[in-house]
Formats: sequence, C1' cells, structure tokens
RNA sequence: GCCGGUUUAGCUCAGCCCGGUAGAGCACCCGCCUUGUAAGCGGUAGGUCAUCUGUUCGAAUCAGAUAACCGGCACCA
Repeated sequence: GCCGGUUUAGCUCAGCCCGGUAGAGCACCCGCCUUGUAAGCGGUAGGUCAUCUGUUCGAAUCAGAUAACCGGCACCA
C1' cells in the first nucleotide's frame, strides 16, 4: 500500500441479507424464598446502534467518508 471482518445496555451477543415500536443472557438494584448466605423464582432500571454525511415518508439495517480493533496479501534494495 491492497483486500476482508468486527463496532448495538456494565459484560457476552442476536437483530442487518429483505428499512417500519431496539432485544436476550449474565451482572447491578428491588422483592419473594431461607435462621442467615448462596442457589432458585419474580420484577425495575439501563441505549448518541463507533463517528459524520447522504438516500428515504421512515435508517441499527441501504450508500459514501472517517476512526478503532482483528486477520490475510504485497513491499521491505
């Protein structure tokens, strides 16, 4: 330098192909249960969908640019 992948809740991830109310598990918090703790059960809260721009009635989803991380290839006289 070229190509590809990933970026969504505190963590691990789905949802993206084919645009239409943002989700699951775990963790935190509250409650139940227990003599008590753990486990188990129920519930609440938590989001600039990496950033910007564009397309669209409508974008996590499509297009472009940028950034971070990962991988491959090339160069290395």

Predicted 3D model of a 77-nucleotide RNA (transfer RNA) from Ramlibacter sp. The RNAcentral record of the sequence draws on ENA. Its mean pLDDT, the model's own confidence on a scale to 100, is 84.